The part of an RNA shown here (large-subunit ribosomal RNA, domain II) has 688 nucleotides and comes from a Candidatus Moraniibacteriota bacterium. Lineage of the source: Bacteria > Bacteria candidate phyla > Candidatus Moraniibacteriota. The coordinates come from a structure-prediction model, not an experiment, and the mean pLDDT is 82.
Context: one part of a larger RNA
Formats: sequence, structure tokens, C1' cells
RNA sequence: UCCAACGAGUUAGUUCUACGCGGCUUUGUCUAAGGGAUGUGAAUUCCGGAGACCCAGUGAAAGCGAGCCUGAACAGGGCGACCCCUGUCGCGUGGACUAGACCCGAAGCCAGACGAGCUACAUAUGAGCAGGGUGAAGCGUGGGUAAAACCACGUGGAGGCCCGCACCCACGAGCCGUGCAACACUCGGGGAUGACUUGUGUGUAGAGGAGAAAUUCCAAUCGAGUUUGGCAAUAGCUGGUUCUCUCCGAAAUAGCUUGAGGGCUAGCGUCUUGUAAAUUACAUCCGAGGGGUAGAGCUACUGGAUGAGAGUUCGCGGUUCGCCGUAGGGCUUUCAACCAAACUCCGAAUACUCGCGAUGCGUACCAAGGCAGUCAGUACUCGGGGCUAAGCUCGGAGCACAAAGGGAAACAGCCCAGAUCGUCAGCUAAGGUCCCCAAAUCUGUGUUAAGUGGGCAAGGAAGUGAAGAUUCUCAGACACUUAGGAGGUUGGCUUAGAAGCAGCCAUCCUUUAAAGAGUGCGUAAUAGCUCACUAAUCUAGAGUCUUCGCGCCGACAAUGUAACGGGGCUAAAACACAGUACCGAAGCUACGGAUUUCCUCGCAAGAGGAAGUGGUAGGAGAGCGUUCCGUAUGCGCCGAAGCGGGAGGGUGACCGACCGUGGAGCGUACGGAAGUGAGAAUGUUGGA
Repeated sequence: UCCAACGAGUUAGUUCUACGCGGCUUUGUCUAAGGGAUGUGAAUUCCGGAGACCCAGUGAAAGCGAGCCUGAACAGGGCGACCCCUGUCGCGUGGACUAGACCCGAAGCCAGACGAGCUACAUAUGAGCAGGGUGAAGCGUGGGUAAAACCACGUGGAGGCCCGCACCCACGAGCCGUGCAACACUCGGGGAUGACUUGUGUGUAGAGGAGAAAUUCCAAUCGAGUUUGGCAAUAGCUGGUUCUCUCCGAAAUAGCUUGAGGGCUAGCGUCUUGUAAAUUACAUCCGAGGGGUAGAGCUACUGGAUGAGAGUUCGCGGUUCGCCGUAGGGCUUUCAACCAAACUCCGAAUACUCGCGAUGCGUACCAAGGCAGUCAGUACUCGGGGCUAAGCUCGGAGCACAAAGGGAAACAGCCCAGAUCGUCAGCUAAGGUCCCCAAAUCUGUGUUAAGUGGGCAAGGAAGUGAAGAUUCUCAGACACUUAGGAGGUUGGCUUAGAAGCAGCCAUCCUUUAAAGAGUGCGUAAUAGCUCACUAAUCUAGAGUCUUCGCGCCGACAAUGUAACGGGGCUAAAACACAGUACCGAAGCUACGGAUUUCCUCGCAAGAGGAAGUGGUAGGAGAGCGUUCCGUAUGCGCCGAAGCGGGAGGGUGACCGACCGUGGAGCGUACGGAAGUGAGAAUGUUGGA
């Protein structure tokens, strides 16, 4: 990993509740324990009314009673009666409660036992420590002293002394790390007469012991051993929960919650019954409303804020005290252009409310009751908040969730469109029509040259097309070319110098076709070159500005083109504006089948018609199959079950003639009862 078998909503209750079926019910219903009879037995039947529910309510109660309570009340109010209306027992089913209560799963808590053959410490009694070194005290002899002390030599053999085997330990590294090994091995290392090591016996026990103390050890187990029991502890948590088809079909919100990944009630789903056929609901139209959003506006308020002017005042300066001036401040005012979620003289579209209104639809509404699930939500779009930040947050709608199909290369939420089934039929939507790839290499007019299209901003530019404005121009424009571009004068000042050309001031006159007290380069300053300006030459347009369309630059990332899905595309296969045709989906249509609800016909079976039939959680309905039981009826050694195959049948779960195998039991119909359906649970057991 696979296969097989096993594996999860059960059972019980003098409990409650709803629905279905049945018995009795105007003398309401039922028995329980127990007993009698029958039977081999399970059991059946008859007694048994103890008791329970119901027949009356109300009050806290005494109590009273079609009334009762409150109250001073004959008031008012609350609950009843009246109206209306069955009740009870049994069986079945849905649900609740109590129990392990759908199944598996803790870590833990408590009690009783078993453990110190491991290890910790203690205790009793034994054992062990090669060899070498050092040389304490004491003692002796000699010296020395008054005597001592003291000194030397010898002797001696002390020590948690030294080196180092056995023995004990475990500091470093390597190795091992599915090992030789659930802690080893190798090479080094430490202690090695001691707080040493070790054998055997004994002691201390879990609310505990022991501990040269580490939460360390107490049998590979230690912040409380192990084991059995309480025990199916509890688990608002995770996982799993087994056949089929049909009808409907959610929620991810509100309030409360030691509440936030859990609950309760409401909301939204489903089923039943009812009002019950209706101006009940819904949609559109019509009519009537309220509003203060978008927008807009502000000399209509409250505020903000810009420019120009005026008035007044404060400040400053001057002053002849009359007043004048002033880059400043305040207030007022005129004109102009503005701003506001907490401004409004105004003011939509939507939305919302109402109507014996109209039309459509046809119960979709509402009420009561049974059963739920839901309480993590989410991108996009239109708005509020935020930074016009967030796969952000809040509100509204659609979608997904629970929705398949077509388009967007691929792509839950975008665009189109809601899959009952079949068909080698047709029409369309979005989107497309050169090839991949179904359909136009379609028609008309333009644009783009950038592969723009097919990623990006501020900003930049004689790209190009269109529209407009304006200036010059046959009295010759624009551009090129030729020539001139002068004199006073080197203007004055400044300066070392300043001569058109560092800088400051001024910026005239003259000769002229024209020529600046000079546009730029240049020089130390001159010089030189050039421009403005003028003439000639030439000959028809030239310049400037604005708006719009499409393009250009700006443009840098990691495996490989890699920013059209690809090929490839340029009077397009790009873009814009028009047009025609075609393709294109599970949409619509056609033909055939199934099924649900309603209507009509029909006793029914059924027929016809209309509208439907995506679906998670979930509600409701109808079935298939397995084991056993009852009744009935069958099959079987001339071959049962099981197993292998299997024509064929059924919407499906499934059924199945027949063939083979097998070798003794097994079906069908109608009922009943369940250990009743397996792919998942790191499921359990066995096997491969």
C1' cells in the first nucleotide's frame, strides 16, 4: 500500500409532546400489582377500578364556584364560563428529557494493591587496591645550652601526598545514529589508602521515600511510580457515520450570553392543518405622500478663503497739528472668481409609505402546529470610512457559497446563461469569423509605421492626420547664395585695461538701400568671426498659435523568447465609424421518453391540457436489498445455497432466463421483527 471480514442514532422509562392508524366513548376511557382458567411452552383469556386522565374554574391559600381573584366597591382590571368543543387507551412514526444515549479519542482526578533484584541513602557482615616515588611526627647518636630551645646525621614510615595497572568514573574528539548497542565503540582524559571501590543480607513507598540538590532517583516510566478499580470520567474540540430515486430548499444576520470557532430566542427552510375564497401577497401603471442625499448655490444663514478697489480705525513716519503718506493689522463695503460630513435660498433620479384605483399573476400572503439547519463568510459593482491604501472596513444590489454549460488562453465571485433524459436536427446570447479553431482573408470611409496594437506616470519632442486663428507674400515673402553691416565714438562712468559684447548710467545724432551706443563667439584690452537690418539673385508659398485623433521617448531582474494563448499579421489578421452575412451554450425551438403539481373528464385505471423538474446544510415522500419469525404456497441429488459468467429487464437501489462449478438445502406472496447496506474514522483483526 492493497484485499477480506468487523465497524457508528440503539434500548429503556406508570416522563412529556405532535402526527398517522385502531378500540371504546352522551352510563367517559384504561387497568397496575395480584389472582383464576387453558396450554409442554412462549402466551392467550377472564377477574381485579387500587389508581390515572377527562368531565370547571379561580386564588399564595383558607376557600368560593359559572364564576373566582384584586378591591371599601354593585367600579375598573386579570383569568375563566358562554360561543366553541370530544376524551381516553393501545400500536407505529418524528422530536424532547433522563440514562454512556451516534461511534472512537484525552491529558488528568480519586481509592486499593504491587514494587528499593534498577537506582538513592542507610544498616549488618565480608572482599579488593601491581609497582614505583616523596619522606611528617616520634625515636637514637653527636653537637649545643645552666637546663631547655635549637642544629646535624641516622632511624622511622605519616599523608582525603605524587606517578601509575587492576578497579571506579565519564572531561574532549571521532565513530555510530533503520546502531553491535532504546546511550555502545575507538583514541585520548580524571580518581586510584579513600568523603575509595565492591559482594551478600536488611531497611526507607507514592498525600510518600531518598537526595554532597540536578525537579535528581524510586525496575528503559517521575513536577509526583506502576497496576487494578471508580470508568463507556468528561471533551462547547478533531475525525468518522454504510442502499436508491422523487419534491422543496436555507443561513453565515439581530438581541442576550464569563459570550465571541459554543449556546438561547427571533429571522431565513420544510411539512401538516386552517382562515378559504378573498380588492391576502407580489409586479407594472396611475394617483397621493413625506424627505433634504447626488447636484447646485451662498448678497439666503453659519463658517472658510483669493484678487482688485473704496471707507474707517490701530500701528509707523512726517507735520505748518489743518492734515498727508504708508510692503502692516482689524472692521465695513463694491466688483469678480470660489469652498463645506457636522452650511442650505434650492434640489433630483432611485428607494420607501399609502390607495374598497387599473392590469397581470393565481395563494406565492397570513395564522397555528411538527421537524430543522444556520450565528467563520467572500471577491466584483454602486456608495460611506481610510491615503479615491489594503485579498481593509461598513451599507445596498447581483453572483459564488449550494450553479454545471458558453466567453474571458488557463481563472469560485467578471460577461452570457440557470443542466428532467435522449437525438449525427434548427435559431440565437456573450464572444467571435487568416491557421491552430466552428464561422468574412466580408463591404465602405479613414487613422496608425510604433509590431503601436500586445503593460506604466509626471514630463519631453519640426512624428503624422484633421479642424481653426493669425502674420508676411509677384510692389517678390520664407530658406540658401553674393554684397553691405558705416561715421561722431574707444558714448559717459568704473577700471590696470573696459574700444558694441565684466559691471553701472544713458541709449542720441549723422551718412544712408540699410546698419543696435549692439544678438552671440572671441581678445589682457584691441583685433577677428557673426547676428539684427539692407540690396541683389531666385520664384510661390512661408511663419506662428490653438484644439482634436493616432503614434514616439520616458521603459531596469533574476532557468528560456516569456508583457498578443501560439503561429503569424501592416491599403491588417491593428484602431475608429458604419453595414451585411455567418459561427457560437446543457439558453430557445423541433421530435420522442420519464416524472411533479394544478385543471378538465373518468368509479377507478387512466386520458387530455397548463406550468414545472441545478442544488450544500436541511425538511418531506416513495422504494431496493440483507438476516430472522408467522401464515399461505412452491423448488431441490433428474442437483439447493454459495461461487464464476451472463442474454435480457428496471429511472435507480437492483432483478435475472441460461451455462459452468458446487454437493444439500432454498425460494415466492402477504404481514411482522431488526446486531439491516461500508471507502475513508493515523479505524479493529487476519492475509498478501